[in-house]
Context: one part of a larger RNA
């Protein structure tokens, strides 16, 4: 000089657009943050009022809840990035080729009934389904063949015909697995491994493989840094620098990884699963002492910690999601408001004209000189500013739908009126002098300054630089 998620002092008019717990992945009070579907099911209210119909539900069932948000502990790893590649897996969506044919038993609610303080649980009985089961079927699988094994569900609607279901094929879309090569420190860490390295045969898996097991063989890895240690999410990017290259990884964008700690598995197209489940363990609640309940690194917020970091605010209008046949429910995602001069980038604090160069200040050689066209006076204009009117675009073209928002914005009236500061003046470094002080108090980013004439301290009045900021202080470069 330039940057920042900046913090402190002093001092503040607005208006856009952007950021806002960098520390304790410390502990959390209260609110919402994930639902929907009666056009799958049987039932129970409900409302009409005379046999029909609305609207609501808990319950089984379906989908979804693995998505979108948070964070950055862990991780030096095939975890990222970048190139190559083969053996796999797929809910929903697109396209395509078949088919849904015969039968059965439960279980929830619901009654009854017992247990409990409560969370909840038990025991009998009744009864549907797009819930389960059995047989039958197959351009499917498995097998060299014989053969063996495996499916379905129905709903709306007067009807046409919509939706769903089951067994192939392909796309697309997202994931899983390996292979080369890439990138921190540290030898005052030199050796390390025994499922380890390789083959065979088997479990396993969606699927390759020591991934697991039995049997064999003794290998693999390492001074081109193995192993051990310490630090750490990566990366497109961001600062800075002409560049080489240094340093960084917040915000929004991609991959990971986690979810109070440490392990499991369970449903499922997808999880070993933030607002699920079991079990330890560590805090918190609650209890009738027997036992039960909880998880903000979602959003707002509270306490701690700190130099430090906002509102327990509105709405689903757009925008993507979920869930329906649709109407429409949900939504702290998202869009907006609200704080904060936190950071960039605009604007305004007034424009002309105005010398008796007034008055006070201050310096002086006592002549003046300087503040200074500065101010007052005159005159003009109204960004902003207060009072009023009118009023969008964002909505996606029949029409309806706007949280923001009494908003931008556009216009009428009114008056210079509401609106300047912070450092700094020895040299580096733009800006000078008086008074006080006397190596005192001070000041200082380096040389240094102060001991009675300080341009360096502390006031004054000038001045000079930035300007709603401007010093400093911390970091990088």
């Nucleotide at each position: 000089g330039g940057a920042u998620g900046a913090g402190c002092g002093c001092u503040g008019g607005u208006g856009g657009c952007a950021u806002g717990c960098u520390u304790a992945a410390c502990a959390c009070a209260u609110g919402c943050a994930a639902g929907u579907c009666g056009g799958a099911c049987g039932g129970g209210a409900u409302g009409u009022g005379g046999u029909c119909u609305u609207u609501c539900c808990a319950g089984u069932g379906g989908c979804a809840g693995a998505c979108g948000g948070g964070u950055g502990a862990g991780u030096a790893a095939c975890g990222c990035a970048u190139a190559a590649g083969a053996a796999c897996c797929u809910g929903c969506c697109c396209u395509u080729g078949g088919g849904a044919g015969g039968g059965g038993a439960a279980c929830a609610a619901c009654a009854g009934u017992u247990g409990g303080a409560a969370a909840c649980a038990g025991c009998u009985g009744c009864u549907a389904a797009u819930a389960c089961c059995c047989c039958g079927u197959a351009g499917g699988c498995u097998g060299a063949g014989g053969a063996g094994u495996a499916a379905a569900a129905g709903g709306a609607a007067g009807a046409a015909u919509c939706c769903g279901c089951c067994c192939g094929a392909g796309g697309a879309g997202a994931g899983g697995c390996u292979u080369g090569a890439g990138g921190c420190u540290a030898a005052u860490u030199a050796a390390c491994u025994a499922g380890u390295u390789c083959g065979u045969g088997a479990c396993g898996c969606a699927a390759u493989a020591a991934c697991u097991u039995a049997c064999c063989a003794a290998g693999a890895c390492a001074a081109u840094g193995a192993u051990c240690a310490g630090u750490a999410g990566c990366u497109g990017g961001u600062c800075c620098g002409a560049g080489a290259g240094g340093a960084u990884g917040a915000u929004a964008a991609g991959c990971c990884a986690c979810a109070c700690u440490c392990a499991g598995a369970c449903u499922g197209a997808g999880a070993c699963a933030c607002g699920g489940c079991c079990c330890a363990g560590a805090c918190u609640c609650c209890u009738a002492c027997g036992a039960g309940a909880g998880g903000c690194a979602g959003c707002a917020g509270u306490g701690g910690g700190g130099a430090a970091u906002u509102u327990u605010u509105u709405g689903u209008a757009a925008u993507g999601a979920g869930c329906g046949a649709a109407a429409g429910c949900c939504a702290g995602g998202c869009g907006a408001a609200a704080c904060a001069a936190u950071g960039c980038c605009g604007c305004g604090u007034g424009g002309a004209g105005g010398u008796a160069g007034a008055a006070a200040g201050u310096c002086c050689a006592c002549g003046g000189g300087u503040c200074g066209u500065g101010a007052a006076c005159u005159u003009c204009u109204u960004u902003u500013c207060c009072c009023g009117g009118a009023g969008a675009a964002g909505a996606a073209g029949c029409a309806a739908u706007g949280a923001c928002a009494a908003u931008a914005u556009c216009u009428g009236g009114g008056g210079a009126a509401u609106a300047a500061g912070c450092a700094u003046c020895u040299g580096c470094u733009a800006a000078c002098u008086c008074u006080g002080u006397g190596c005192c108090a001070a000041c200082a980013g380096c040389c240094g300054c102060a001991g009675u004439a300080a341009u360096a301290c502390a006031g004054a009045g000038g001045a000079c630089g930035c300007a709603a900021g401007c010093g400093u202080u911390a970091u990088c470069u």
Small-subunit ribosomal RNA, 5' domain from Citropsis articulata, 477 nucleotides, folded computationally. The coordinates come from a structure-prediction model, not an experiment, and the mean pLDDT is 82. Lineage of the source: Eukaryota > Viridiplantae > eudicotyledons > Rutaceae > Citropsis. RNAcentral holds the full RNA, with entries from SILVA.